[in-house]
Context: one part of a larger RNA
RNA sequence: GCCAACGAGUUUACAUAUAUUGCAAAGUCUAAGACCCCUCGGGGGUUAGAGGCGUAGCGAAAGCGAGUGUUAAAAGCGCGUUACUUUCUUCUUACGACUCGCGACACACGUGGCGAGUCGCAAGGAGAUUUGUUAGCAGUAUGUGUAAGACCCGAAACCAGACGAGCUUGCCCUGGCCAGGCUGAACCCUUGAGAAAUCAAGGGGGAGGGCCGCACCGGUUGGUUGUUCAAAACCUUCGGAUGAGUCGGGGUAAGGAGUGAAAAGCUAAUCGAGUUUGGUAAUAGCUGGUUCUCGCCGAAAUAGUUUUAGGACUAGCGCCGCAAUAAUUCUUAUGGGGGUAGAGCACUGGAUGAUAGCCACAGGGCGAAAGCUCGGGCCAUCAAUCAAACUCCGAAUACCGUAAGAAAUUCGCGGUAGUCAGGCUACGGGGGCUAAGCUCCGUGGCCGCGAGGGGAAGAGCCCAGAUCGCCGUCUAAGGUCCCCAAAUCCAAGCUAAGUGUCAAAGGUAGUUAUUAUCCAUAAACAGAUAGGAGGUUGGCUUAGAGGUAGCCAUCCUUUAAAGAGUGUGUAACAACUCACUAUUCGAGGGUAAUAGCGCCGAAAAUUUAUCGGGGCUAAGCUUGGUACCGAAGACGCGGAUUCAUCUUUCUUCGGAAAGGUGAGUGGUAGGCGAGCAUUCCUUGCGCAGUGAAGCUUGACCCGUGAGGGCAAGUGGAGGGCAAGGAAGAGAGAAUGUUGGC
Numbered sequence: 001g002c003c004a005a006c007g008a009g010u011u012u013a014c015a016u017a018u019a020u021u022g023c024a025a026a027g028u029c030u031a032a033g034a035c036c037c038c039u040c041g042g043g044g045g046u047u048a049g050a051g052g053c054g055u056a057g058c059g060a061a062a063g064c065g066a067g068u069g070u071u072a073a074a075a076g077c078g079c080g081u082u083a084c085u086u087u088c089u090u091c092u093u094a095c096g097a098c099u100c101g102c103g104a105c106a107c108a109c110g111u112g113g114c115g116a117g118u119c120g121c122a123a124g125g126a127g128a129u130u131u132g133u134u135a136g137c138a139g140u141a142u143g144u145g146u147a148a149g150a151c152c153c154g155a156a157a158c159c160a161g162a163c164g165a166g167c168u169u170g171c172c173c174u175g176g177c178c179a180g181g182c183u184g185a186a187c188c189c190u191u192g193a194g195a196a197a198u199c200a201a202g203g204g205g206g207a208g209g210g211c212c213g214c215a216c217c218g219g220u221u222g223g224u225u226g227u228u229c230a231a232a233a234c235c236u237u238c239g240g241a242u243g244a245g246u247c248g249g250g251g252u253a254a255g256g257a258g259u260g261a262a263a264a265g266c267u268a269a270u271c272g273a274g275u276u277u278g279g280u281a282a283u284a285g286c287u288g289g290u291u292c293u294c295g296c297c298g299a300a301a302u303a304g305u306u307u308u309a310g311g312a313c314u315a316g317c318g319c320c321g322c323a324a325u326a327a328u329u330c331u332u333a334u335g336g337g338g339g340u341a342g343a344g345c346a347c348u349g350g351a352u353g354a355u356a357g358c359c360a361c362a363g364g365g366c367g368a369a370a371g372c373u374c375g376g377g378c379c380a381u382c383a384a385u386c387a388a389a390c391u392c393c394g395a396a397u398a399c400c401g402u403a404a405g406a407a408a409u410u411c412g413c414g415g416u417a418g419u420c421a422g423g424c425u426a427c428g429g430g431g432g433c434u435a436a437g438c439u440c441c442g443u444g445g446c447c448g449c450g451a452g453g454g455g456a457a458g459a460g461c462c463c464a465g466a467u468c469g470c471c472g473u474c475u476a477a478g479g480u481c482c483c484c485a486a487a488u489c490c491a492a493g494c495u496a497a498g499u500g501u502c503a504a505a506g507g508u509a510g511u512u513a514u515u516a517u518c519c520a521u522a523a524a525c526a527g528a529u530a531g532g533a534g535g536u537u538g539g540c541u542u543a544g545a546g547g548u549a550g551c552c553a554u555c556c557u558u559u560a561a562a563g564a565g566u567g568u569g570u571a572a573c574a575a576c577u578c579a580c581u582a583u584u585c586g587a588g589g590g591u592a593a594u595a596g597c598g599c600c601g602a603a604a605a606u607u608u609a610u611c612g613g614g615g616c617u618a619a620g621c622u623u624g625g626u627a628c629c630g631a632a633g634a635c636g637c638g639g640a641u642u643c644a645u646c647u648u649u650c651u652u653c654g655g656a657a658a659g660g661u662g663a664g665u666g667g668u669a670g671g672c673g674a675g676c677a678u679u680c681c682u683u684g685c686g687c688a689g690u691g692a693a694g695c696u697u698g699a700c701c702c703g704u705g706a707g708g709g710c711a712a713g714u715g716g717a718g719g720g721c722a723a724g725g726a727a728g729a730g731a732g733a734a735u736g737u738u739g740g741c
């Protein structure tokens, strides 16, 4: 890992709701106990009315009682109180029919009005009696709650009693062990020196938590190993090695306790509190798991509170039931209040320019001073302007009413869930950087809980909501050259950049369109040829300044035209050039603005890699049009099912079945309904050695399905069907448990 088996909402008591069964106000039920019977299982029957609940409430109670409590109160208030219905009688009102009377219109019939009577019908009131309900108690089933292990598995822990010092720590008693070498303390002796204290030398001596180094003890470095030789080893290297040394044997100290040259170390591979048994199924607001089918409905991720924030309670939203009704929603019309968007500057406040005035201010300048001026402050006027906490104004929506229409919801009561981590997107905002796949609100949508088509791929975007089947039809978004279903479609433009197929400020004689204006056959624009002069080197300045460093002025003349000069240039000149003019040439040229599509701006790391690919000059972009493709959408045909409704048949009168019509049938958490299968029990009926159960196979039959049949083979002794009942009642998951491989 796989397979098989086992493996999780149970039981009791009480309460409550619903369904159902029995009896029912002479209500209902018995409990223990006793007696009897038996298949001996505390199994069945009889008795037991004790007691419980109900038939009346109110009050704290005494107590009173259809009332009672409060209170001075017959007042008020609180909590309570028998009401509904069938039948009969009677009364009132309304309507209809008939008869009679009155009067009006009409006068051919007749019409309507008022009053009275009878009958019928409807509503309401009163009375009588009667029927039923108003009503409970007990049982059964199901849902839920409470108490219990309470759906199952899971702690770390806590407490009590035992067992441990054969490991290890300390101590006590008693024993053992330490190759070899080195150093050479005290002290002693001899000799020498000295007055002496004492010193020196030599010899002896053999001290030391002395030195080197085996055994022994330890475990420093590196390596090996790391399903190991080994749950701590091996190799190398290293520390101590007569000492606070090391080892044996015996003993002793223990669980909040011991022991500790102290690391919270060690106390039997267990230590910030050993091990084991019990309390014990500790507790777990936490994680994981929780087993058959089909059908109907279908959420929430919010508010308030919380030692509360990943938990809970109440409300909100779901489901089921009851009752009531149109109380609900949408559309249209209409009536309201508002102070948002916008706008505005009339208030409050900000802020720009101009002008006028005032102040005379620690400022700058001028002045001898007076003072003037710049700056500053205040105020006014004009112009232009800003505001969530400004408003002279002021929508659209939304909200609250009213009316009509369309749908079928909505409110109330009862039972019972889940939800309290939400996400993206569009719009209105706060925070942030008008950052975030950011965060916090509001209003929608979608996902969550939603499949299908599109978007290359893709929870939240676009289209569209999957009851089932069909080798039928039409469309949506999006598409129609090939991959790949459908136009190499039509018409008119644009683009040349592979723009399309990423991007900004900024730049753009790319190209297209439009507008305005100027020049032009009396010859424009561009080019070519020629000229571009004189006073004069203008004056000043300067070393120089001659058109061309700078300052001032910028005239006159000759002319077709020529600046006291547009640039290059020189030390300054020179030289070249331009403006300007003539000739040549021969048809459009220049400037400004707007718009479309382009171009530059444009650098990244394995491989093109920012069209999905091929590829495309349209198969790109703009505008218009006609076809077609395209989904689980819509339609067609057929089937199923839920609800509503109609008809028929049956009926135990509750309802059921068949057929028709209409509207539905995505779904997580969750609710509700109807079923299948397993084991056992009761009653009845079948089957079985002429072969039960089980197993294998089947392309067969029935059922929407869980499943049920049938057939063949195997197997070799029990097993089923119908109607009920009861549960150890369904396995794929729990690092599940056990076994097998």
Stems, first nucleotide, its partner, number of pairs: 001741006011148013027053003033047005057064002067079004083133002087128007095120008104111002151289002154286001158279006169253009178243001180212003183208001187204007216240003222235003255271001257267003292675006302315005316419002318416005327409001328407009342393001343391002348387003352383004357378003361375001363374004422447010452463003467639004472635003478629003481614003487626001489625006500616001506600003510597010527584005533557003538552003563578001567576002640665011676730001678727008687718001694714005700709003
Molecule: large-subunit ribosomal RNA, domain II
Organism: Candidatus Jorgensenbacteria bacterium GW2011_GWB1_49_9